Molecule: Guanidine-I riboswitch aptamer
Organism: Nitrosomonas sp.
RNA sequence: GCAAUGGGAAACUAGGGUUCCGACCGCUCAGUGAGCGGUGUCUGGUCCGAGAGUUUCCGGUCUCGUGAUAACGAGGUUCCACGGAGGGAUAAAAGCCCGGGAGGU
Numbered sequence: 001g002c003a004a005u006g007g008g009a010a011a012c013u014a015g016g017g018u019u020c021c022g023a024c025c026g027c028u029c030a031g032u033g034a035g036c037g038g039u040g041u042c043u044g045g046u047c048c049g050a051g052a053g054u055u056u057c058c059g060g061u062c063u064c065g066u067g068a069u070a071a072c073g074a075g076g077u078u079c080c081a082c083g084g085a086g087g088g089a090u091a092a093a094a095g096c097c098c099g100g101g102a103g104g105u
């Protein structure tokens, strides 16, 4: 100086809306309830959910030990990261996807 790797998944959270449940309101039946409609400017449950959030597991890599090979065990490490508008999906929206984008330093 050049090249390569710098990874994946899950659980959770920030956040999100309203398909379902629940809650509230109205109407009908006339019943300790059922049906229909509305409201997410209804705390919630189901649900969606982070490149730049958390944790765990796996993988990578290095050191040491055992070992004929194959491999196994223990430990270290796996960095940094400001970011629109607009569009897309889903029932709908979002820190989801476009996107470590455009741009900025």
Stems, first nucleotide, its partner, number of pairs: 007058006015048002020045002022042001023039007059078008080100001082103001086098003